[in-house]
SAM riboswitch aptamer (S box leader) from Alkalicoccus halolimnae, 113 nucleotides, folded computationally. It matches the Rfam family "SAM riboswitch aptamer (S box leader)". Its family is annotated with regulation of gene expression in the Gene Ontology. The model forms 97% of the base pairs in the Rfam consensus. The RNAcentral record of the sequence draws on Rfam. Its mean pLDDT, the model's own confidence on a scale to 100, is 78.

RNA sequence: CUCUUAUCCCGAGCUGGCGGAGGGACAGGCCCUGAGAAGCCCGGCAACCAUCAUUUGUUUUCCAGAGAUGAACGGUGCCAACCUGCAAGACAUUUCGUCUUGACCGAUAAGAG
Repeated sequence: CUCUUAUCCCGAGCUGGCGGAGGGACAGGCCCUGAGAAGCCCGGCAACCAUCAUUUGUUUUCCAGAGAUGAACGGUGCCAACCUGCAAGACAUUUCGUCUUGACCGAUAAGAG
């Protein structure tokens, strides 16, 4: 980098430190930001993988594997809030429109090449 599977609901710093001007994926809006952006450290959230504990079921028994619940020391991830983008359907209609579903794009994890 490509492919497959799963998820994209919720949650987490209302003066923590360093840092110094950008940031919210992309485009257009709209917004955050010297009353301090990105980034790094610390702290926290979550529970994808790993680990551990309890438990269910199978089994003569044990191990392994499977399901459920919990923990949070490890590997990642995340810690302002949004709208539109393409297609279909429903509703409404003088016009602007509203809602639902799906796709595209994007993000994360695990696995494969």